This is a predicted structure of a 351-nucleotide RNA (Bacterial RNase P class A) from a candidate division TA06 bacterium. Rfam family: Bacterial RNase P class A. By type it is a ribozyme. Model confidence (mean pLDDT): 76 of 100.
RNA sequence: GGCGGGGGUGAGGCAGCUACGGCCGCCGGGAAUCGGCGGCUGAGGAAAGUCCGGGCUCCGGACGGGCAGAGACUGGGUAACACCCAGGCGCCGCAAGGCGACGGAAAGUGCCACAGAAAGCAUACCGCCGGUCUCCUCAAGGCGACCGGCAAGGGUGCAAAGGCGAGGUAAGAGCUCACCGGGAACGCCGCGAGGCGUUUCGCCAGGAAAACACCUCUCCGGAGCAAGGCCGAGCAGGGGAAGGGCGCCCGCCCCGUUAUUACCCCGGGUAGGCUGCGCGAACCGGCCCGCAAGGACCGGUCCAGACGAAUGGCUGCCUAAACAGGACCCGGCUUAUCACCCCCGCCGGCA
Numbered sequence: 001g002g003c004g005g006g007g008g009u010g011a012g013g014c015a016g017c018u019a020c021g022g023c024c025g026c027c028g029g030g031a032a033u034c035g036g037c038g039g040c041u042g043a044g045g046a047a048a049g050u051c052c053g054g055g056c057u058c059c060g061g062a063c064g065g066g067c068a069g070a071g072a073c074u075g076g077g078u079a080a081c082a083c084c085c086a087g088g089c090g091c092c093g094c095a096a097g098g099c100g101a102c103g104g105a106a107a108g109u110g111c112c113a114c115a116g117a118a119a120g121c122a123u124a125c126c127g128c129c130g131g132u133c134u135c136c137u138c139a140a141g142g143c144g145a146c147c148g149g150c151a152a153g154g155g156u157g158c159a160a161a162g163g164c165g166a167g168g169u170a171a172g173a174g175c176u177c178a179c180c181g182g183g184a185a186c187g188c189c190g191c192g193a194g195g196c197g198u199u200u201c202g203c204c205a206g207g208a209a210a211a212c213a214c215c216u217c218u219c220c221g222g223a224g225c226a227a228g229g230c231c232g233a234g235c236a237g238g239g240g241a242a243g244g245g246c247g248c249c250c251g252c253c254c255c256g257u258u259a260u261u262a263c264c265c266c267g268g269g270u271a272g273g274c275u276g277c278g279c280g281a282a283c284c285g286g287c288c289c290g291c292a293a294g295g296a297c298c299g300g301u302c303c304a305g306a307c308g309a310a311u312g313g314c315u316g317c318c319u320a321a322a323c324a325g326g327a328c329c330c331g332g333c334u335u336a337u338c339a340c341c342c343c344c345g346c347c348g349g350c351a
Base pairs, nucleotide, nucleotide: 001347002346003345004344005343006342007341008340009339010338012318013317014316015315016314017313018312020042021041022040023039024038025037026036027035028034044323048334049333051332052331053330054329055328056224057223058222059221060254061253063251064250069219070218071217072216073087074086075085076084077083088102089100090099091098092097103215104214108212109211111207112206125154126153127150128149129148130147131146132145133144135142136141162180163179165177166176167175181203182201183200184199185198186197187196188195189194228275229274230273231272237266238265239264244258245257246256247255282301283300284299285298286297288295289294
């Protein structure tokens, strides 16, 4: 210098003019509302997608189910998770590192297109080998037919009863042996996933769980701030209904309720105000524990609360300024995107 890998930080600044939301203070008769003036404060790292997990709120109480749904290597973190950290195994990469859809296929139901002889179950298309017969040849041998042996070679396919070499054999075959792969037992190390070693079994038998309303284990009530509470305004009632209906998944028990009021259908009215609503699994600093994620303690800080919904516009300079705008609140994941910094790997050059 080139190419690549990992992590972190910031989110344009300053000045002038002019607007907007919230809170506080003062002034106006000034309690409310409204207006004026002044001060303070006012979006994000993703506010996004709404994909996971929780808090909070309501559903009468208790028990059970796990249908449906979700997850799936191990240990830890956490309020919880499908997240994070550390580790194991597998795969990718020369490496730094990255990714994982990482339980089960001798329980069941199904699937394996095309090709191929055969894709649970056994099989033989081309072949290889032996024997018998006919024919040809002086002979070695050869064409053909039949009987038998084989699965090594060819061929098909993503996949064909583990691979490769040697021995063996008529030809062959874990038939035998070495190495590799696999299963089992034992020992050692590790909390564990697992690793290493020794012995043993010729390896009783395909793939796919990224097929299933299959199995095993674990988790799980429902609905959501348009939740829920209070106040106000407005309207028109009618109909069905009993050992049944309703009471926020289902089952069951108790309890409550049910013709004036529940519930269902049709019809009618409203579209206002207050609250919930921001002190929180919060942020910053220090110290300790931990490999880390993270946790404990101490000190400090207060940091938007809108409800047709506020952050805008113009100008100048530096210096080019991306993606993008809250709506109950947090923790994640994913996606979009600008700039800078640090660490590491590989290759090349110079000293």